[in-house]
Molecule: glmS glucosamine-6-phosphate activated ribozyme aptamer
Organism: Agathobacter ruminis
RNA sequence: UUAGAAACUUUAGCGCCAAGCACCGCAAAGACGGUUAACGAGGUGGUGGGUGAUCGAAAAUUCGGCGGAUGCCCAUCCGUGGAUACAGCUGCGUAUUGAGGAAGAAAAAGCAUGAAGUAAUUCAUGUGUACAAAGGUUCUCAAACUGUAUGUA
Numbered sequence: 001u002u003a004g005a006a007a008c009u010u011u012a013g014c015g016c017c018a019a020g021c022a023c024c025g026c027a028a029a030g031a032c033g034g035u036u037a038a039c040g041a042g043g044u045g046g047u048g049g050g051u052g053a054u055c056g057a058a059a060a061u062u063c064g065g066c067g068g069a070u071g072c073c074c075a076u077c078c079g080u081g082g083a084u085a086c087a088g089c090u091g092c093g094u095a096u097u098g099a100g101g102a103a104g105a106a107a108a109a110g111c112a113u114g115a116a117g118u119a120a121u122u123c124a125u126g127u128g129u130a131c132a133a134a135g136g137u138u139c140u141c142a143a144a145c146u147g148u149a150u151g152u153a
Stems, first nucleotide, its partner, number of pairs: 014067004020063001022035004026030001039056003045077007078093005083150006096143007110127007
């Protein structure tokens, strides 16, 4: 779009494959049939809006398109740190920020074997306690405001 039409509800490198690129098949070569199309780690206070949604990998079509999405930004509400209460300011989201250190932690790929398929290709096992970064945890250091009232020294 449509009367109706794949993907949206626990999953988030997640799902889908109508168009294209790539790849395979054919007594028939097509307005044909099929294959592939993200490897794990990590991630959600509510509402509304915007948008190109984190991290790394022996991957490099992981191209392309679409759907979804816990990201980021703005507004607002709630919660939380800044001694307590209130108001503001600022950071954060079961919750302080910054710098440095430490521990722990991946799968794919490759190679080998087996299974399915005419094939593209897919699945399983081994190598394998293989090999990351961010975040989180922990340690050290530094910095955590303003006004009024209160409390403590």